[in-house]
RNA sequence: AUUAGAGUUUGAUCCUGGCUCAGAACGAACGCUGGCGGCAGGCCUAACACAUGCAAGUCGAACGUGAAGCUUCAAUGGCUUCGGCCAUGGGGGAAAGUGGCGCACGGGUGAGUAACGCGUGGGGAACCUGACCCAGUGGUGCGGAAUAACCGCGGGAAACGGCGGCUAAUACCGCAUACGUCCCAUUCGGGGGAAAGACUUCAGGCGCCAGUGGACGGGCCCGCGUCGGAUUAGCUUGUUGGUGGGGUAACGGCCCACCAAGGCGACGAUCAGUAGCUGGUCUGAGAGGAUGAUCAGCCACACUGGGACUGAGACACGGCCCAGACUCCUACGGGAGGCAGCAGUGGGGAAUAUUGGACAAUGGGCGAAAGCCUGAUCCAGCCAUGCCGCGUGAGUGAAGAAGGCCUUAGGGUUGUAAAGCCCUUUCGCCGGGGAAGAUAACGACGGUACCCGGAGAAGAAGCCCCGGAUAACUCCGUGCCAGCAGCCGCGGUAAUACGGAGGGGAAUAGCGGUGUUCGGAAUUACUGGGCGUAAACCGCAAGUAGGCGGCCUACACAACUUCGGGGUGAAAGCCCGGAGCUCAACUCAGGAAUUGCCUUCAAAACUGGCUGGCUUGAGUCCGGGAGAGGUGAGUGGAAAUCCCAGUGUAGAGGUGAAAUUCGUAGAUAUUGGGAAGAACAACAGCGGCGAAGACGGCUCACUGGACUCGGAUACUGACGCUGAGGUGCGAAAGCGUGGGGAGCAAACACGAUUAGAUACCCUGGUAGUCCACACCGUAAACGAUGAAUGCCAGACGUCGGCAAGCAUGCCCCUCGGUGACACGUAGCUAACGCAUUAAGCACUCCGCCUGGGGAGUACGGCCGCAAGGUUAAAACUCAAAGGAAUUGACGGGGGCCCGCACAAGCGGUGGAGCAUGUGGUUUAAUUCGACGCAACGCGCAGAACCUUACCAGCCCUUGACAUGCUGGGUUCGGGGGUCGAGAGAUCGGCCCUUUCAGUUCGGCUGGGCCCAGUACAGGUGCUGCAUGGCUGUCGUCAGCUCGUGUCGUGAGAUGUUGGGUUAAGUCCCGCAACGAGCGCAACCCUCGCCCUUAGUUGCCAGCGGUCCGGCCGGGCACUCUAGGGGAACUGCCGGUGACAAGCCGGAGGAAGGCGGGGAUGACGUCAAGUCCUCAUGGCCCUUACGGGCUGGGCUACACACGUGCUACAAUGGCGGUGACAAUGGGCUGCAAGGGGGCGACCCUGAGCAAAUCCCAAAAAGCCGUCUCAGUUCGGAUUGUACUCUGCAACUCGAGUGCAUGAAGGCGGAAUCGCUAGUAAUCGCGGAUCAGCAUGCCGCGGUGAAUACGUUCCCGGGCCUUGUACACACCGCCCGUCACACCAUGGGAGUUGGUUUUACCUUAAGCUGGCGCGCUAACCUUCGGGAGGCAGCCAACCACGGUAAGGUCAGCGACUGGGGUGAAGUCGUAACAAGGUAACCGUA
Repeated sequence: AUUAGAGUUUGAUCCUGGCUCAGAACGAACGCUGGCGGCAGGCCUAACACAUGCAAGUCGAACGUGAAGCUUCAAUGGCUUCGGCCAUGGGGGAAAGUGGCGCACGGGUGAGUAACGCGUGGGGAACCUGACCCAGUGGUGCGGAAUAACCGCGGGAAACGGCGGCUAAUACCGCAUACGUCCCAUUCGGGGGAAAGACUUCAGGCGCCAGUGGACGGGCCCGCGUCGGAUUAGCUUGUUGGUGGGGUAACGGCCCACCAAGGCGACGAUCAGUAGCUGGUCUGAGAGGAUGAUCAGCCACACUGGGACUGAGACACGGCCCAGACUCCUACGGGAGGCAGCAGUGGGGAAUAUUGGACAAUGGGCGAAAGCCUGAUCCAGCCAUGCCGCGUGAGUGAAGAAGGCCUUAGGGUUGUAAAGCCCUUUCGCCGGGGAAGAUAACGACGGUACCCGGAGAAGAAGCCCCGGAUAACUCCGUGCCAGCAGCCGCGGUAAUACGGAGGGGAAUAGCGGUGUUCGGAAUUACUGGGCGUAAACCGCAAGUAGGCGGCCUACACAACUUCGGGGUGAAAGCCCGGAGCUCAACUCAGGAAUUGCCUUCAAAACUGGCUGGCUUGAGUCCGGGAGAGGUGAGUGGAAAUCCCAGUGUAGAGGUGAAAUUCGUAGAUAUUGGGAAGAACAACAGCGGCGAAGACGGCUCACUGGACUCGGAUACUGACGCUGAGGUGCGAAAGCGUGGGGAGCAAACACGAUUAGAUACCCUGGUAGUCCACACCGUAAACGAUGAAUGCCAGACGUCGGCAAGCAUGCCCCUCGGUGACACGUAGCUAACGCAUUAAGCACUCCGCCUGGGGAGUACGGCCGCAAGGUUAAAACUCAAAGGAAUUGACGGGGGCCCGCACAAGCGGUGGAGCAUGUGGUUUAAUUCGACGCAACGCGCAGAACCUUACCAGCCCUUGACAUGCUGGGUUCGGGGGUCGAGAGAUCGGCCCUUUCAGUUCGGCUGGGCCCAGUACAGGUGCUGCAUGGCUGUCGUCAGCUCGUGUCGUGAGAUGUUGGGUUAAGUCCCGCAACGAGCGCAACCCUCGCCCUUAGUUGCCAGCGGUCCGGCCGGGCACUCUAGGGGAACUGCCGGUGACAAGCCGGAGGAAGGCGGGGAUGACGUCAAGUCCUCAUGGCCCUUACGGGCUGGGCUACACACGUGCUACAAUGGCGGUGACAAUGGGCUGCAAGGGGGCGACCCUGAGCAAAUCCCAAAAAGCCGUCUCAGUUCGGAUUGUACUCUGCAACUCGAGUGCAUGAAGGCGGAAUCGCUAGUAAUCGCGGAUCAGCAUGCCGCGGUGAAUACGUUCCCGGGCCUUGUACACACCGCCCGUCACACCAUGGGAGUUGGUUUUACCUUAAGCUGGCGCGCUAACCUUCGGGAGGCAGCCAACCACGGUAAGGUCAGCGACUGGGGUGAAGUCGUAACAAGGUAACCGUA
C1' cells in the first nucleotide's frame, strides 16, 4: 500500500452452473460533433509491386594527367582613350583515373526461426580484434618491373569492351637487416618473414614496418528458463563415440578415412502447427493472465534460392557471380533493375501523414585542416490518434416575462435561465517589441516562445442516455406493424423499453457504439474449487516406474533448508522524495526497487544421504477352530416332460371373456415301469465366503485366502502405503468349433384384444439357455461413495474364537475380530442425509470433472472372426440444462369422512300433439346479449302500433333534451276548434279563449319564446380483456388467515397435525405453541305451545232482543289479529366413553338433542356474466353511427336440442251434489244484485280507497253413469258464427258457440327431481298488463313409499404418497414422415500446398588433380627454371526433372445422421402404479 458486486433457470426457495453487465486499457477504426495550446504517437493488412528525387562518401598534405571558361600573380610580352585590355607562363580550383580509408556503422523490416535464437548466470590452457584510441619497444637501408588515366586504331544500338603505344605513386616486386615474433627443436642451435613517403614556416607534427600490453568490439562452449498438440511414440547411419588427418581466428563429425555400435525418448524424442526473444507494456489486491507498437538490448532478413570474393570485420539493404520469377530498354544480336532507407505512387484494407526545411545543435564518414557528405538527426507540415492544461464569460436580476411542454384547468415546469443593468478580457484577433538554445563567428526552428498596447461578451457546444441491474419521466404517434435489444426482455389501442417532443441524468472538445486484452471469473482454484443424489471414483485385483513413508536428542555429510557477506540483475520505464517548463502532461538529477541467478563464511533443527541400532508398522513358524471360496471326479432324491403298459370316459386346456390347441385313432385324471436333461425345495437367517464379477443337494481329491487364542510375545528387522503405463480376472447377451437339449424361450406362426395392435394376454415354437475348448470385455459392473493409516459419545442385534459359571445345554460376564440393519452425540452437508463400515477431523498416493445439446458421435489410431469395444473432437445451436427441498394441483395411488352421490323407493323427461326458448337455415330485416354444470319459459313482471335498439322509404340539422355566450326579433306563452296538402312526421291558413313581472311608462330592466351564429348536445356505436357497481358458480362446502413465539440458510412449517367427537376448524384430550380475526353456531324473521296487552273480526261461550243473518244491545272469555313475554339447556335419570367432549335409551314436555322453514354466502376461483339497467376511462360518428315518422321485422321454417303443458284413460271421463281453505288484489279499479244472451259477454248498478264491500265459484272430495273401445279417452288441426280489449287484431291477440276430431295405447340408448307435511296430486291468488300466461312469484287442500348400506358412478373435505405438472392432466411430452434453412461426416475422384526417399541433370563457386596453351619483376650456365594465369577433368552443390510415398487444405454427382423453424401428418413411448413399473448392458 491492498481484496465491493449485480441481472438471468422456479409459483416461490436454497444450491450447482453457464450466459450477461458495471471497471481499466488501446499504434485503433466507425458515427455525430469540433475553439486554443503543450507533449507524444501515426501501414497492426500485401516480407505486394514500385514512377521520380534524395539517403555514402571523402582525401590534391599518396600519384600521373588535366579541355574550355573563371579567378589570381611585385612573372614576361603587346596594346591603351592610362580606367584597363589581350597573349604566354606559374599558382588556386572543377572533372575522370590510380591509390588510401570508409562503405560490415548509422537507417528499415519481422518473412524465417521452438533454436544456445533470446533471457539469465558462468566458462575458454580451444580464440580474433584493422585503422582510429591509450601505454610503451625496436626499425624505416638498397633496388626493380609494370599499369590505368592519356594517345592511336577499330567493335557494339546500347551496356560495355578489344588491340597497340606512353607514364606516376603511400599501387606492385626483389635483396639486406630484425631484440622481440612465427616454425623445428627445446640445453645449445637452425630456418622463415618488413617498411613509404608526403607536407613544411625547417622547428616539426602526420605517416610507414615488426612486435608487446590494454581498452573496445566480436566468435565459440555450458547450467537453468523459454507456446500449445500424444487423434504425432518411437527417432537416428555422420547417426553416438574412438584413432588419425584436414580445415578454421578458435574447440568440435565442422569435414574425411578407418574402427566400435552406439546416441535420443513418457522428466515427451521425432513429427506437424503457431511464434522473432527480452527490458518492458496492459490488467490484477496479489499470485497470475494477456501482450512484445513507439524507446532500449540481442537475433534474423534485404525480390526468391545458391555461392563465394574483398576485407580487421560480410557470405555484405543502396557490392559481385549464378539460377528463378517479375518489370523496363532494344537496332532482336543483347542489356538494365531490386524503397523491409526518407518522402511519394498504385494496390490491399475498417485504417495510418509531406515527393517540406536545415546540417544551426547532437552524432557519424573522410581529411593535417578549411571543409565536404549525412532523409542519422534537429525542426516544421497533416491527423482530437492519445495524455495534459485552458476557454466558450462573471455578478446582479421575479412581472417568476414571452414561447414551449404538462395539467386535476387552480396551476406546475423550463427558470435566475433569458431580457435588462453592471463588470472582466484568459484563449483567439489587431498593432509594437522580441529571445535563450552558441564558443569570437555561424540559428533550420522563427518574427516562434515570451513581453507590452488595443477593440469588444465580443469568434468558440456538441454527444449519449432516462424498464431493471443503473443516475435520470411525462405527453403524443404507432398497434406483435414499424422498430428496439449487451442480458432479462419490450411492441397485439392507454408503451417511463419503438418514433417525435418537453423535461431530466452523466461525462464533456468531446461523446457514443464496434473490435481486442485483463478484471469481475474462487468459471482451471499455487495463493484459491470439487467428485453419494448437481459434471466428476477406473468393474475388480496384484504389481512396474514414480510419489510418499516408523523409532534413536546415535554418527559423519551438507544436495535441500536457514543466516550474513560479495558479484551481477544495462539504460529507459514503475515507485519515493526533489528540481525545470506559469500548472500539468512532459523532462532532468538522486534514491529505492529489480522478489532472480552465481559465489562465499557459517548453522545442522526439518527433508535428503552414508553407517549402526531398535520393534510398535509389515511379515514368518507350530497347534486349534469357521465358511454356498476355487478346480476336478463321482453320486442322490423330488418335480416337470416324453415313451410303454393298466384302469377309465368325454371332455381337457386356457382366459377378463374366448379362440387357436389336445382328445372317441381314447385325451385330461389315475397306477406301475422306463428314458433323458436341467436345477438343487425345506434347512435359509437384515447368515457365511470371496478383490470384484460371483458362489447353495451329497461325497472324495487337489487348492487359495481370512480369523483367532496359546506357544508366559519364538523369529526377521521398515522388508511399508499408493500406483501412470502394462498385466490378469471380469454378470448376462453375443461369436467360433464340437457335443447336449427335459423345461423355459428372442425370432417366427396362429388365436384373441383393438380404430389399428408388427404389443401387452393365450396356444405353439427355433436359436439360445447346459458341457468342453477358444473369443468378446461391456452393465443402474451401485453403497451411483477409489485405496491406505491414525484420531473423535453411546446404545442394540448377530457370526466365529477364548475364558468363567452352573440346573450340561443353557444363562451371564469378559476380551479380540468380523459382518448387518434401524437409531443417535459432536461434526459435516445446498438440502436430503452421513454419522467408528463417515459424506466427521487429518495425512499420503491414484483416477476423474469444468454449462446444455451436437456426442460418448465423426475422423484417425489400437483391439476384435464379427457384433463391436476403447481413446475421442469440431462446426453449429440454446439461456439455460440440473440437484435438493417447499406450497399447490393432479393420479386409471392409498386411508378416513360427507352429500338424493349411489343404492332402496315414488313420480317424471327422452316417444305424441301443442306452448316456449335456442341452434341452424331463410330474409331488406328476421336488433342485441347469454354457450358444459353455472346459455337455451334466460335479460323479457308479458314485441299488433308504442316498446324497438333491426330493415325499407320519407323528413330535420345547435338538433327530441342541458348549460353558456354574441347579435337580431317578439301584443312573447298555454288551451281548444276547424280547413287544406301529405302515409305521417311536418308545413300552411282561419276562429275562440286566456295572456309574464317590475316600471321613472323610455322596448327602460329582468324573465320567456322565435330567428341567425358559436361553444356544444346526442349515440342501445366499439372495447366486460381498461373499469366501478351488481350477479352467477364452487358452496351454506368447513374452511381461509393473522400476531407473538418456536423450528428451518430459505421458500416455508408449527398453530390448523394426532386420539376421540360433531351438521360444523363443533367440542374435549394431547401437543412448541399461546392467542386472535373472517367463516360455523348463536343473535334476526317465520311456523309450532303457553301467558299477557289491545279489541268496529269473533261468540250465544253467559244474558237480552230479533226480520233469525253476530243482525242488534252487551261483552272481550275463546278463535283470530299484532305488540310484548315465557318455554329447550343434554337441564334430569340410566348406560357407554378416558372421570372428557359426546353418543344411546328413558322421563317430563306443545316441542328433545342445530324442533321445521327463511334471511345470512369466509379467503378466494373461473380475464365467468353484464359498456343494451346505471356509472365510467379510452377510441369512433357529427346534414349522421344523432333525431322524427309510416310500413315491415323481432311471430319466417326442411330441420335439431332444452324447458314445459295436455294426454294416452276406469285411482279415469261425463253428469249430479254442492262441503271445507289460505295468500293476496281493488278508484282509468274490484263490482254484489237485477236483466239479456247457449256462451264469451252485454245493459244496469248497491257497496267498497276496504280484517267492514267486491274479486269469490276453491278444486281434488262425495253420489250416479260409462266398461276397455283410438272409446262418452285425447284434444291438435280446420271450417264457420261471434265476444272483448284497443286509433288499429291482415301479417300478429285472447276468449265463446257449433262443427271437425290428428298424433297418441305409458315411450330406445340415455337421463332428471325428491327423505315428510316432503314427493305426488288438487285448485286459488298476485306482479307485468288496454288486451294476451302451459311461464314466473306466492297460497293453501289431500297426502305417500323407501334408505340394507358406502363396493361402485359424480361432487366435496382432511391426512398421506408419487410427479419431468405450476396456463397446474383440457398438463407435460417422444419418435418417424412432409416442408424450409444451416453447419458437418462419407464419397468415384479432382485441384493445390508442404514434406520424405531414390535416381537423373548440374549453373555459379570453392577445393583437388592435370595444365603439352600463355607468362613483366626472382634465379639462371641464358638453354631454361621457380612461380603464376587461362583451359580441361573430378568431388560437392542451388534451381530443375523422373518415380514412389506421407501429410494438410479446397471443390465434388450422390449419400448419412445432426441442429433450428407459428399453427402440418401419424401414433402415445416417458412423467401418477402414466394405465404392461421404469431404467442399464446385449441380441
Molecule: small-subunit ribosomal RNA
Organism: uncultured bacterium